[in-house]
RNA sequence: GCCGAAUUAGCUCAGUGGUAGAGCAACGCAUUCGUAAUGCGUGGGUCGAGAGUUCAAGUCUCUCAUUCGGCU
Numbered sequence: 001g002c003c004g005a006a007u008u009a010g011c012u013c014a015g016u017g018g019u020a021g022a023g024c025a026a027c028g029c030a031u032u033c034g035u036a037a038u039g040c041g042u043g044g045g046u047c048g049a050g051a052g053u054u055c056a057a058g059u060c061u062c063u064c065a066u067u068c069g070g071c072u
Stems, first nucleotide, its partner, number of pairs: 001071007010024004018055001026042005048064005
């Protein structure tokens, strides 16, 4: 230099163009003499940045950034 993949909650990851979710973690309550475990609940997201297409974009297109892999 060229090609490809990934980027979504604190972490690991889902998500057919039509209200952004799960598990774990955190917090609260119940349970217990108390803790752990267990049960119930709550909060937490500019979906990497910018632009385009569309009535509507996490999703499609383009550019850029970061990380990883391959080729030379």

Notes: RNAcentral holds the sequence, with entries from MGnify. Predicted 3D model of a 72-nucleotide RNA (transfer RNA) from Crinalium epipsammum. It matches the Rfam family "tRNA". The family's RNA type in Rfam is transfer RNA. The coordinates come from a structure-prediction model, not an experiment, and the mean pLDDT is 83. Taxonomically the source falls in Crinalium (Bacteria, Cyanobacteriota, Cyanophyceae, Gomontiellaceae).